This is a predicted structure of an 86-nucleotide RNA (c-di-GMP-I riboswitch aptamer) from a soil metagenome.
The model forms 95% of the base pairs in the Rfam consensus.

Formats: sequence, structure tokens, C1' cells
RNA sequence: AACAGGCAACCCCGGGGAAACCCGGGUGCACGCAAAGCCACGGGCCUACGGGGAGCGGAGCUCCCUACGGCAGCCGGGUUGCCGAA
Repeated sequence: AACAGGCAACCCCGGGGAAACCCGGGUGCACGCAAAGCCACGGGCCUACGGGGAGCGGAGCUCCCUACGGCAGCCGGGUUGCCGAA
């Protein structure tokens, strides 16, 4: 290389969460993936419950900032690993 085997974006249903997003189930000759297994360490992106700030006379509302929340299917890095001919 090939073969075997694997994962599953989107959509639908149920659940969790303030949100981002996550978990379970379903469907599909699946959007795709050679680590689309795992880890937020560096960069990046998303969200802003809480906290901080500004405006308005107040209640309160609106706006801005903020990760301690997320994304491993954004990139880098770390780590483990299936098949395997000549």
C1' cells in the first nucleotide's frame, strides 16, 4: 500500500448549563477524520453566571471589561495506541 476494525459534523429526541457548550439516544452507502484516542501546557476562538466599570435621579435597564466556564473536529506541544504486504 491493501485489508480488518474505528470515530462521526449537520439534523431530530431527551437531559445538564446563565451562556458558550456538554452528555445519552436516533438517523444517514454520513460533512469529514490516520490519532476526529486522551491532556487546556503555549497561541487562538466562543461565552460572561459572578465580579469590576460607565450612562440614566432611583428601582432597574443598557453598554463595556473580565475565565475561575468552554472548544482536543483551529494551530502548536505532550502522551498512549489498531491493522500492517513487499
It matches the Rfam family "c-di-GMP-I riboswitch aptamer". Rfam's curators write: GEMM was predicted in a large-scale screen for bacterial structured RNA regulatory elements.